RNA sequence: AGAGUUUGAUCCUGGCUCAGGACGAACGCUGGCGGCGUGCCUAACACAUGCAAGUCAAGGGGAAAGCUUCUUUCGGGGAGCGAGUAUACUGGCGGACGGGUGAGUAACACGUAGGUGACCUGUCUUUCGGACCGGGAUAACACUGCUAACGCGGUGCUAAUACCGGAUGGUGCUUAUCUUGUUGGAGGGGAUAAGUGAAAGGCGGGCUUUCGGGCUCGUGCCGGAGGAGGGGCCUGCGGCCCAUUAGCUGGUUGGCGGGGUAACGGCCCACCAAGGCGACGAUGGGUAGCCGGCCUGAGAGGGUGUACGGCCACACUGGGACUGAGAUACGGCCCAGACUCCUACGGGAGGCAGCAGUGAGGAAUAUUGCGCAAUGGGCGAAAGCCUGACGCAGCAACGCCGCGUGCGGGAUGAAGUUCUUCGGAAUGUAAACCGCUGUUUGAAGGGAAGAGGGUGCGUAUUUCGAAGAGGGAUACGUUGGGACGGUACCUUCAGAGGAAGCCCCGGCUAACUCCGUGCCAGCAGCCGCGGUAACACGGGGGGGGCGAGCGUUGUCCGGAAUUAUUGGGCGUAAAGGGCGCGCAGGCGGGGAUUUAAGUCCGGGGUGGAAGGUUACGGCUUAACCGUGACAUUGCCUUGGAUACUGGAUCUCUUGAGUGCGGGAGAGGGAAGCGGAAUUCCUGGUGUAGCGGUGAAAUGCGUAGAUAUCAGGAAGAACACCGGUGGCGAAGGCGGUUUCCUGGCCCGUUACUGACGCUGAGGCGCGAAAGCGUGGGGAGCAAACAGGAUUAGAUACCCUGGUAGUCCACGCAGUAAACGAUGGGUACUAGGUGUCGGUCGGAGACGGUCGGUGCCGGAGCCAACGCGAUAAGUACCCCGCCUGGGGAGUACGGCCGCAAGGUUGAAACUCAAAGGAAUUGACGGGGGCCCGCACAAGCGGUGGAGCAUGUGGUUUAAUUCGAUGCAACGCGAAGAACCUUACCCGGGCUUGAACUGCAGAGUAAACUUUCGGAAACGGGAGGUGCGGCGACGCGAUUCUGCAGAGGUGCUGCAUGGCUGUCGUCAGCUCGUGUCGUGAGAUGUUGGGUUAAGUCCCGCAACGAGCGCAACCCUUGUCCUUAGUUGCCAGCGCGUGAAGGCGGGCACUCUAGGGAGACUGCCUCGGCGAACGGGGAGGAAGGCGGGGACGACGUCAAGUCAUCAUGGCCCUUACGUCCGGGGCUACACACGUGCUACAAUGGUCGGUACAGCGGGAGGCGAAGCUGCGAGGCGGAGCGGAUCCCUUAAAACCGAUCUCAGUUCGGAUUGCAGUCUGCAACUCGGCUGCAUGAAGUCGGAAUCGCUAGUAAUCGCGGAUCAGCAUGCCGCGGUGAAUACGUUCCCGGGCCUUGUACACACCGCCCGUCACGCCAUGGGAGUCGGCAGCGCCCGAAGGCGGCGGCCCAACCCGUAAGGGGGGGAGUCGUCUAAGGCGAGGUUGAUGACUGGGGCGAAGUCGUAACAAGGUAGCCGUAUCGGAAGGUGCGGCUG
Repeated sequence: AGAGUUUGAUCCUGGCUCAGGACGAACGCUGGCGGCGUGCCUAACACAUGCAAGUCAAGGGGAAAGCUUCUUUCGGGGAGCGAGUAUACUGGCGGACGGGUGAGUAACACGUAGGUGACCUGUCUUUCGGACCGGGAUAACACUGCUAACGCGGUGCUAAUACCGGAUGGUGCUUAUCUUGUUGGAGGGGAUAAGUGAAAGGCGGGCUUUCGGGCUCGUGCCGGAGGAGGGGCCUGCGGCCCAUUAGCUGGUUGGCGGGGUAACGGCCCACCAAGGCGACGAUGGGUAGCCGGCCUGAGAGGGUGUACGGCCACACUGGGACUGAGAUACGGCCCAGACUCCUACGGGAGGCAGCAGUGAGGAAUAUUGCGCAAUGGGCGAAAGCCUGACGCAGCAACGCCGCGUGCGGGAUGAAGUUCUUCGGAAUGUAAACCGCUGUUUGAAGGGAAGAGGGUGCGUAUUUCGAAGAGGGAUACGUUGGGACGGUACCUUCAGAGGAAGCCCCGGCUAACUCCGUGCCAGCAGCCGCGGUAACACGGGGGGGGCGAGCGUUGUCCGGAAUUAUUGGGCGUAAAGGGCGCGCAGGCGGGGAUUUAAGUCCGGGGUGGAAGGUUACGGCUUAACCGUGACAUUGCCUUGGAUACUGGAUCUCUUGAGUGCGGGAGAGGGAAGCGGAAUUCCUGGUGUAGCGGUGAAAUGCGUAGAUAUCAGGAAGAACACCGGUGGCGAAGGCGGUUUCCUGGCCCGUUACUGACGCUGAGGCGCGAAAGCGUGGGGAGCAAACAGGAUUAGAUACCCUGGUAGUCCACGCAGUAAACGAUGGGUACUAGGUGUCGGUCGGAGACGGUCGGUGCCGGAGCCAACGCGAUAAGUACCCCGCCUGGGGAGUACGGCCGCAAGGUUGAAACUCAAAGGAAUUGACGGGGGCCCGCACAAGCGGUGGAGCAUGUGGUUUAAUUCGAUGCAACGCGAAGAACCUUACCCGGGCUUGAACUGCAGAGUAAACUUUCGGAAACGGGAGGUGCGGCGACGCGAUUCUGCAGAGGUGCUGCAUGGCUGUCGUCAGCUCGUGUCGUGAGAUGUUGGGUUAAGUCCCGCAACGAGCGCAACCCUUGUCCUUAGUUGCCAGCGCGUGAAGGCGGGCACUCUAGGGAGACUGCCUCGGCGAACGGGGAGGAAGGCGGGGACGACGUCAAGUCAUCAUGGCCCUUACGUCCGGGGCUACACACGUGCUACAAUGGUCGGUACAGCGGGAGGCGAAGCUGCGAGGCGGAGCGGAUCCCUUAAAACCGAUCUCAGUUCGGAUUGCAGUCUGCAACUCGGCUGCAUGAAGUCGGAAUCGCUAGUAAUCGCGGAUCAGCAUGCCGCGGUGAAUACGUUCCCGGGCCUUGUACACACCGCCCGUCACGCCAUGGGAGUCGGCAGCGCCCGAAGGCGGCGGCCCAACCCGUAAGGGGGGGAGUCGUCUAAGGCGAGGUUGAUGACUGGGGCGAAGUCGUAACAAGGUAGCCGUAUCGGAAGGUGCGGCUG
């Protein structure tokens, strides 16, 4: 620090996701040790049990057991010791601290900084003064009563540091006056006067004593003034969400006077006034303890508030006060409520959010431990007691940190396992094995620090004191004390011995193979894997990462500049408000003076500790801990500075405005007027049609239309001018005249003197459609009707037609209200047009101001593009955006008559949705150009019969493959058996064929025989070579082992081969250049060509694969050669014949050459390429034909030619044999043959080829048969012989238009050939039979010249069997105007929402399943408030007839003062009643939405998407949608 993911690829926008860190965690697997930390986040749910706050005997009272002793009526009693002990009681201090929790609380609760002149403070401390004289009670106790219990009562006694009265008293308090003080106000300070208000002693020590006591020290007590520490109250500032909460408020805001409090205050009360708060967010709702800090981050920031520390709040829930220095009190009290427990039913008891612990809840959080040794707290003079605070231990890998599970050597690279190309490789120095060490675990022994103080004693010094009493303080010596714990630590012994797992390995992201599985099972953070070769699932091997842990889940920050202060945007990606006016607010021109709020500098205070950073130090290290420094970005205060901003004052003119002089304009409103056109009415002329469309029809018209003429009526709109012209803020504005009226521009520089800009709310304007009322209504025209179109046509087209369109008034308030671009100001190259002024100029033209367009530089931009009319550079203000869908929807509010508008979510769901540009592909887009593509022609197919292939059907099997073009006379160039792969049946199992090894053996081959359909099985005969021999060798056979075999599957695992686009003219590369990039350029353009062929031009220059040429063949000539070919001349010869001699001239054969190149002429073209014409030539512009097929496409075809990975079968999916099938047949299609006839058929006669083939072959002559054929066998491995008579043609004859002398199917009979064998199932022949068919519907094929058509011939395969196929020659045409159209293709361009690429994409209804959600008669809860009723405890107030020790009067009785019970009132918790609010759950039914596999209907959108699309509105329709009106161009 980034990465993955939208695309075919690219750049951008944008969301989602990942890598990091963290945690009070939990879960899964695993788990050796130690240190330090941490541990109910949920039910502030309920709690059994124990413990958590007592202490003081030196305030008071004051035991008992027991012992001793005295006494006794033996029951007992007294005294002493115990002992002033125990401590129930009284009293003091403490239970307000410590400990827990986070419910409530949005608040002066918290933080921070201040104020308190408005306050309090026990204990502690400093200091001043005091402590006098009296009194009455009451617990305990004793006796006694009630009660189940808790507990309550009666009588009697007694003490105090308990209580009460009096005295004294100041600087206290109260009041009054004076004074001082402060910016100010006093309740601050000071003075005077009056009034008022205290106390407690005990103990210890010493001295002294008249023994009562006194003195003194310490401690305690009272009053006052200070200190310290602690608190109360007040204030500024700071820190959550919702505006779909906008208004709130009656003690409310203030005043006067009271009450109350420690204290200010409406805190409370009476009266008076009518205020107070709020867009700088009141009120309401939701959520939440706050902070130091903690986590994260570069920081700013975001998140968080566990542990530790500070503050607050709470203590079962609610209310209340009492006591006290302090509480409205966790382990106190009273009341109400809920709950639990006890009960004798009358009544009582209780509050773990203290420490443990239990139940419950939950994914989840520990021991009913030890100790007060340390630290701290309470009490005490102290010893000491208490202390679940605390110190420790236990449990838990919950976290952080440290350590270990060994170390070194060890290769035949052992075994095992995995993989394998079978060679090997990996695990892997890993192990074994050898040597060593001893952390940790185990055993044994030793064994801490943490302890210093305090106390007692002794000594010394010092202080108080009159004191050598005594006390205090200090120092030294001495004294005892450890929960942890026999722990840490140390030593010794034994011994590698007890100690490794988890996750991952497709990319991100580090790490790859085998098997299994087969869109299954499963994985998955995102992208995505899995449909038979899965590095992605599961297992194995191997590898990577971390390591006593590793993963997962959850949460937070980061990455995310993805809320942007630092640090984003708004033309087209999300985003400029439809437009203006304008209050608040924000911002604001030049100069001067002043102030010092902001701002800046210096000083002071604070910013607690801990934490953080850093230096050093302590535990063996680290975590952890200690000491110091820094930091703590803040706030307060003080002094200073004055540039900038702000405040105040003065001033200026350039911003802004005004005046004056001119100017242009569809700017707005009102009232008139005008002509053209349309329709209608009247009349005339006139006759059969008009109208309308792609074509029609509906419609109109003989009752006279359309057309035409004249007249009239009405409404609406204003042609030409008219223009990227003008005006307006926008919407918008168009005949003409008048009236009223707004704004703008120019000139001038007279006036004002910053008066400005923007503008949340607010107010106004606002196209079309629409609504209300009333008019109007010619044309047009939603809806509607009819006619067409169509599969349908709720549309497009046509004929009609109503709202509406128009006017007046009112509403509505939206549009693609667009420049998809808010307003203002300033600055920043130019060029060119235009509108309105003005200046110069005779003019041409130039300058300037304001508008409006185009092009373009810098710059900007993702690109497109913008570019002084900015989308450039800056500033100010407003509006708006934050992934797509859900949705501009729901709910709520506001507005509206309604339609609806405005504001405006969430659940859920997706991994994208988008912008611009690129390359393709496509278009019922455009341009250019080709092709038997169409057209022009000729002949066919489609109809018939037959042949053949295919589909289908059938079958035991009809083997398999090929399937639009590019399968279908295709693989098959030849299925009777064989072939053969299929079926039935019979056999074989190392096999029919191959290789190797081991063993047997003369068994083999061969001949023959039996069974059998054969295969097969059985029998008989029979035997090689070498060696004398034993024996060996070789082939074959048999047995066994390796291993064969498979036309079994996968052509979507493959090689090879092939088809196709397409013989089309294309496809690319290097370098350079352009572009952020995909990519472009080159290859586009102008010409030209069959051609990316060539030329010219050009940021391109070159090159490669293709094209062409080189190759074969054919057409002309030359040359060489001359047999088997040829025969001109010479000779021989025949019935005839190159038959023979001879010859090689010609033909021909087959080798080599020549020839054609736009070379020549002319014209056009650019003086080019090239084209037109011509000459010559056998051939002319590529002469004809062939071979040859670029980059690639179709997962095209073939595993059945062959090869081959993987899978499958192994007495069978192998192999052999017999028979059958591939030849089936109601049908359908393709390809052909033969025909339908006279350009013909039949008969007779007569001519002329070429390519080829031949030995298991071709087979002559001759003979024979009607014929197929047979007999025969010459010749020939071929320019020699044979196949081999070519046929059409030509000559002649006949048939005469007829289902025929056409046609030959079918069938019968008889033959022939091949073959082991023609039944299923061959060919041919003869005779007989003589079907359909009379030229073929829609549709469709081939062909442009030696071509089509037509005629025959040969060959491959092959025993035999072509109408097929491959070749050959004979005869031999017609037509092409042309490129509009169909099909295919090439190039350029355009649009695109396509890229599996139009056989694409994609929209809506309907149906089904699942999910969340709105409405909903209602139903059931929660919460807060309002009104009324009732009203506990308690405070306050009134009364207080009843009660009362202290004080007063009184001898007393009694009275007084004072107090209380009680009672009344006020306030008030809980409760009750009522009407509402708000929020949640649920609800028959209902609305839309999302997602879901191949469902249904259509085809709306993307191309001109086949009617351009879209926006607003209205209306209609199963649905997408259609139509009207206005608008936009995206």
Source information:
A computed fold for a 1530-nucleotide RNA from a metagenome, annotated as small-subunit ribosomal RNA. The RNAcentral record of the sequence draws on SILVA. Rfam family: Bacterial small subunit ribosomal RNA.